A computed fold for an 88-nucleotide RNA from a Clostridiales bacterium, annotated as transfer RNA. It was read from a public genome assembly.

[in-house]
RNA sequence: GGAGAUGUAUCGAAGUGGUCAUAACGGGGCGCACUCGAAAUGCGUUGAUCCCUAACGGGAUCCGUGGGUUCGAAUCCCACCAUCUCCG
Numbered sequence: 001g002g003a004g005a006u007g008u009a010u011c012g013a014a015g016u017g018g019u020c021a022u023a024a025c026g027g028g029g030c031g032c033a034c035u036c037g038a039a040a041u042g043c044g045u046u047g048a049u050c051c052c053u054a055a056c057g058g059g060a061u062c063c064g065u066g067g068g069u070u071c072g073a074a075u076c077c078c079a080c081c082a083u084c085u086c087c088g
Stems, first nucleotide, its partner, number of pairs: 001087007010027003018071001028046006047062006064080005
């Protein structure tokens, strides 16, 4: 230099045009139960930003970044960024 793959909440990861990302599912964290105490197990909970509310609570946006196509995009197209693989 050329080609390809991947990028989704704390981590892994499904979703590949519409219902809904209730951000599934698994790991991890936190709380509770069980126990003399732990482990294991069970139950619950767990992203960020902005807005509304006295509070409880509720709403909107965010799928690497920026554009485009479409009535509608995480999903299709373009450029760029990062990581990995192959070729020279």
Its Rfam family is "tRNA". From the family's description: Transfer RNA (tRNA) molecules are approximately 80 nucleotides in length. Gene Ontology term of the family: triplet codon-amino acid adaptor activity. Lineage of the source: Bacteria > Bacillati > Bacillota > Clostridia > Eubacteriales.